[in-house]
This is a predicted structure of a 76-nucleotide RNA (c-di-GMP-I riboswitch aptamer) from an uncultured Desulfobacteraceae bacterium. Its Rfam family is "c-di-GMP-I riboswitch aptamer". Rfam links the family to the GO term cyclic-di-GMP binding. Model confidence (mean pLDDT): 82 of 100.

RNA sequence: CAUUGCAAAAGCCAAACCUGCUGUGAAGCAGGGACGGAAAACCACGGAUCUCUCGUCAGACAGCCGGGUUGCUCAG
Numbered sequence: 001c002a003u004u005g006c007a008a009a010a011g012c013c014a015a016a017c018c019u020g021c022u023g024u025g026a027a028g029c030a031g032g033g034a035c036g037g038a039a040a041a042c043c044a045c046g047g048a049u050c051u052c053u054c055g056u057c058a059g060a061c062a063g064c065c066g067g068g069u070u071g072c073u074c075a076g
Stems, first nucleotide, its partner, number of pairs: 003076003012037002017032006035063001041069003045066003049060003052055001
């Protein structure tokens, strides 16, 4: 440096649900809360799914799959 992730340690994120706010909506943000996650960090490039005012270049979704970029610990 690359690759893999059984174990250990330090930690990290936060599903469903509830409350408040924003949005036509999918959904998002904050607080609570943990189903889970070795990238559940970031990117809407391809596909899937979803929404509407159905678009020339509309939007949501990265914790659906693939792809790209970056990162911590130790072990092989």